The prediction has a mean pLDDT of 88.
This is a predicted structure of a 349-nucleotide part of an RNA (small-subunit ribosomal RNA, central domain) from an uncultured bacterium.
RNAcentral holds the full RNA, with entries from ENA and SILVA.
[in-house]
Context: one part of a larger RNA
RNA sequence: CUGGGCGUAAAGGGUCCGCAGGGGGCCUGCCAAGUCUGUCGUGAAAUCCCGGGGCUCAACCCCGGGUCUGCGGUGGAAACAGGCGGGCUAGAGUGUGUGAGGGGUAGACGGAACACCUGGUGUAGCGGUGGAAUGCGUGGAUAUCAGGUGGAACACCGAUGGCGAAGGCGGUCUACUGGCACACAACUGACCCUCAGGGACGAAAGCGUGGGUAGCAAACAGAAUUAGAUACCCUGGUAGUCCACGCUGUAAACGUUGAGAACUAGAUAUGGUGGGGCUGGCCCCCUCCGUGUCCAAGCAAACGCGAUAAGUUCUCCGCCUGGGGACUACGGCCGCAAGGCUAAAACUC
Numbered sequence: 001c002u003g004g005g006c007g008u009a010a011a012g013g014g015u016c017c018g019c020a021g022g023g024g025g026c027c028u029g030c031c032a033a034g035u036c037u038g039u040c041g042u043g044a045a046a047u048c049c050c051g052g053g054g055c056u057c058a059a060c061c062c063c064g065g066g067u068c069u070g071c072g073g074u075g076g077a078a079a080c081a082g083g084c085g086g087g088c089u090a091g092a093g094u095g096u097g098u099g100a101g102g103g104g105u106a107g108a109c110g111g112a113a114c115a116c117c118u119g120g121u122g123u124a125g126c127g128g129u130g131g132a133a134u135g136c137g138u139g140g141a142u143a144u145c146a147g148g149u150g151g152a153a154c155a156c157c158g159a160u161g162g163c164g165a166a167g168g169c170g171g172u173c174u175a176c177u178g179g180c181a182c183a184c185a186a187c188u189g190a191c192c193c194u195c196a197g198g199g200a201c202g203a204a205a206g207c208g209u210g211g212g213u214a215g216c217a218a219a220c221a222g223a224a225u226u227a228g229a230u231a232c233c234c235u236g237g238u239a240g241u242c243c244a245c246g247c248u249g250u251a252a253a254c255g256u257u258g259a260g261a262a263c264u265a266g267a268u269a270u271g272g273u274g275g276g277g278c279u280g281g282c283c284c285c286c287u288c289c290g291u292g293u294c295c296a297a298g299c300a301a302a303c304g305c306g307a308u309a310a311g312u313u314c315u316c317c318g319c320c321u322g323g324g325g326a327c328u329a330c331g332g333c334c335g336c337a338a339g340g341c342u343a344a345a346a347c348u349c
Base pairs, nucleotide, nucleotide: 004320005319006318007303008302012317014201015200016199017198021194022193023192025088026087027086028085029084030083031082034080035077036076037075038074039073040072041071042070048066049065050064051063052062053061054060091191092188093187094186095184096183097182098181099180103177104176105175106174107173108172109171110154114150115149116148117147118146119145120144121143125136126135162169163168206247207246208245209244210243211242215241216240220236221235222234258316259315260314261313262312263311266294267293268292269291270290271289272288274286275285276284277283298305299304322349323348324347331342332341333340334339
């Protein structure tokens, strides 16, 4: 160097963008560094292999041939890969048209519920539990009616459904804005794929400054339970949960399945276009894109996967190498901190 793997056994980076690097469609002309080939030079001897010979044999020695897989010069070939040039349209992109959508940001508005406040009615309980108690209530609670204020979340629709790269996104309307699918085939003409380092985004919790705080609720207090109860249950309750700006950068960030491309039986359901049919029903057939279920072949240790592959292949990246020690120590980088990223060894089984 080659050889094995990564759904669940160790192993896919949280996601995307992207420089270098690696890989790259069809036709054609030229070049000839890669590649193939002829020839020349060189590749010391010994060693090694083959044949022959000499010591009585062997070891050993001698002769001839091969080898020394290489390097350089020179002549040639042009399929492949490469360079330069020309052309193409099937990859990729643009355009025109149509369409679906909780994609994003900002603003405005709405109703239900809840809490508090004011007033009315009304009287002795309410609340809570397995049962209780703490708690609230004659200073008039709970219940009920009317009015007001406030914050947070948006029942039904709602789905095995939709959108987004992932995290994630759900009341209504408006403004701005990203992506996607389909139809047409007008335009560009390989402009593509992947991506170490790098950059951006990144749930919850947490941190900083300022605001806000209805409900819920770590910590905390009390009441119970219990042998104890630093818990589970109950009554309270502060950070926090909410908003703005800044930081943190993690997760069972999961489909525990990297990205792109091609190929390989079907059946069925559903979301979104387009085309066709007719008995004119939102009914049937076809097609493309998405989301599910069941399965042929194949794969797999089994479970299972099965056109949304874990099948058959190609390109590029990341990662694994017994368990513990150890998502650790030390060092470095990052962070306000909490901590994050990178990441051992002794020892032990």